[in-house]
Molecule: transfer RNA
Organism: Candidatus Kerfeldbacteria bacterium CG08_land_8_20_14_0_20_42_7
Order: sequence, then C1' cells, then structure tokens
RNA sequence: GCGGGUAUAGUAUAGCGGUAGUACGUGACCUUCCCAAGGUCGAAGUACGGGUUCGACUCCCGUUACCCGCUCCA
Repeated sequence: GCGGGUAUAGUAUAGCGGUAGUACGUGACCUUCCCAAGGUCGAAGUACGGGUUCGACUCCCGUUACCCGCUCCA
C1' cells in the first nucleotide's frame, strides 16, 4: 500500500427499512427481625461524518479504532 471482517447500555450479546431486546451489573420499592435469595418498577445504548428514503441502528460512500490475510522495503 491492497483486500476482508467487527463497532448496539457499565460488561457480554441478539435483532430489524417503521417504538432496539436479553443476561449480568446498577437505582428505588416489596418481602425478611437483619443479611442473602426472590419479586415489581426504573435509568442507561446503535463508533463518527455525509448520502438515499415518507422513514436509516439497518442500505450506499467516506473517516476512525480494533482484528485477519496479502504485498512492498524504494
């Protein structure tokens, strides 16, 4: 330098052109004499910038970071 892949909540991980889920963690409450366990409710996320579209996390282009392979060493 070239090609491919990945990027979703604090962590891990699904999913889809039409309200973004699950587990753990976390907050409040219930339960208990207390703790643990359990239960209910809540907060928290689509890497960044553009484009297409009525509508984009999803499709297209570029950038960034990481991973894999190839090539060059003028």